[in-house]
Record summary
Predicted 3D model of RNase P RNA and transfer RNA as a complex of 430 nucleotides. The prediction has a mean pLDDT of 78. It holds a member of the Rfam family "Bacterial RNase P class A". By type it is a ribozyme.
RNA sequence: UAAGUAGGAUAAAUGGUCGCGGCUGGCAGGCCGAAAGGCGCCAGACGAGGAAAGUCCGGGCUUCACAGGGCAGGGAUGCCGGAUAACGUCCGGUGGAGGCGACUCCAAGGAAAGUGCAACAGAAAUGAACCGCCGGCGCGGGGCAAGACGCGCCGGUAAGGGUGGAAGGGCAGUGUAAGAGACUACCGCCCGGCCGGUAACGGCCGGGGCAUAUGUAAACCCCAUCCGAAGCAAGACCGAGGUGAGGCAUAUGGCGGCCCGUCAGCCUCAGGUAGGUCGCUUGAGCCUGUCGGCGACGACAGGCCUGGAUAGAUGACCAUUCACGACAUAACCCGGCUUAUCGUCCUGCUUACCUU
RNA sequence: CGAUGCGUGGCUCAGUUUGGUAGAGCGCUGCGUUCGGGACGCAGAGGUCGCAGGUUCAAAUCCUGUCGCAUCGA
Repeated sequence: UAAGUAGGAUAAAUGGUCGCGGCUGGCAGGCCGAAAGGCGCCAGACGAGGAAAGUCCGGGCUUCACAGGGCAGGGAUGCCGGAUAACGUCCGGUGGAGGCGACUCCAAGGAAAGUGCAACAGAAAUGAACCGCCGGCGCGGGGCAAGACGCGCCGGUAAGGGUGGAAGGGCAGUGUAAGAGACUACCGCCCGGCCGGUAACGGCCGGGGCAUAUGUAAACCCCAUCCGAAGCAAGACCGAGGUGAGGCAUAUGGCGGCCCGUCAGCCUCAGGUAGGUCGCUUGAGCCUGUCGGCGACGACAGGCCUGGAUAGAUGACCAUUCACGACAUAACCCGGCUUAUCGUCCUGCUUACCUU
Repeated sequence: CGAUGCGUGGCUCAGUUUGGUAGAGCGCUGCGUUCGGGACGCAGAGGUCGCAGGUUCAAAUCCUGUCGCAUCGA
């Protein structure tokens, strides 16, 4: 310098004017109110994101259900150890796959519990003789006869061919009629022991000659672990109007006087609609530093307060500058995951080439 | 906030359960028939099965993520 790889920061900047939201402080005058205070006005500081998104996981919180334990059924997860409030997330390892490498990726338990499936092709698809190879017998042909050759039958054979994604450990040698773990070395597999490691697992040694022998569990299933349901329109409190119940005395009014009844009025209660208040933002919070840990993270000290609406607030305009501006706008909150995203900058590392 | 379903030729749908050659009707194109058109007959074209990745020998079908549309409930 080029190509690459891993991680991080930022999300146009500055000033002015007007507007919006809640908060704090104030108010001579205006409106409401008995008052407190509210409306209104004035001033002040503050006011979206890295994903606020998708709503895919986990939790807080709330209501309902529930003595305690187990089985069945359903769902989720699935190498090992750790982190965490918890997780399907994260960190560190193991094994496997890819890359020259930095590094990246993996739904990574069990197919010797059972069941299912494996189209087409192929002789055969789960436990194999189609071709081929070899042996024996018979026939044919030719010949004195035998062998060679051809055909048929019986048997041996998984070395070779062919089909297939997959053909019953691989490869080389010995061996054999031809062959074969039949035997031998190496590799793989299985079993046992020892050593290292918390463990996954790794290394070494010995044995078995390979069986209960293919693949598929993101097919049913088996094993282990975890899981009560619903969600802030959760829910708690207050509560007009209307409705329902009760009361009104020697004593409320109308139905021509009285009683009953009824309608109205007043009072009390029930229930909880409209509406209001709370839930609501101080929180597993953020920033800085020190310490522990490889790390995720944890402990301690100091500092900070940073949206809370309920038809729903972040905008508009002007000026200057530049790299000319992407994806996108909280609705109870938090930890993750996934997806979208114009660009710019920083750091570690790798490979190749060049220079010193 | 919660739940469910759908996406396959131009249109309407089947096939997904139990993975094994992508189909039907209408439409379209050509030819025949007719004086011409329609109808009819014959032949034919037309598909990244919404998208991406994975499992598998093999995926429209199974799994994961994602996009769009529709419906229901509080």